[in-house]
RNA sequence: GGGCCAAUAGCUCAGUUGGUAGAGCGCUGCAUUCGCAUUGCAGAGGUCUGGGGUUCGAAUCCCCAUUGGUCCA
Numbered sequence: 001g002g003g004c005c006a007a008u009a010g011c012u013c014a015g016u017u018g019g020u021a022g023a024g025c026g027c028u029g030c031a032u033u034c035g036c037a038u039u040g041c042a043g044a045g046g047u048c049u050g051g052g053g054u055u056c057g058a059a060u061c062c063c064c065a066u067u068g069g070u071c072c073a
Base pairs, nucleotide, nucleotide: 001072002071003070004069005068006067007066010025011024012023013022019056027043028042029041030040031039049065050064051063052062053061
């Protein structure tokens, strides 16, 4: 220098052919317990790495950039 892959909640990851962003763990509250743990119920938490474009509508399609991984030179 070039090719490919990834970036979504605090963490690990889903998200189908473009149509209201989800799970597990964690966190908070309540119940349960003498207390803790476990368990049950409820809740908070993300404008999807940044910018632009297409579209009635973009996490999703297109372009550029950034970061990380990997391969070639």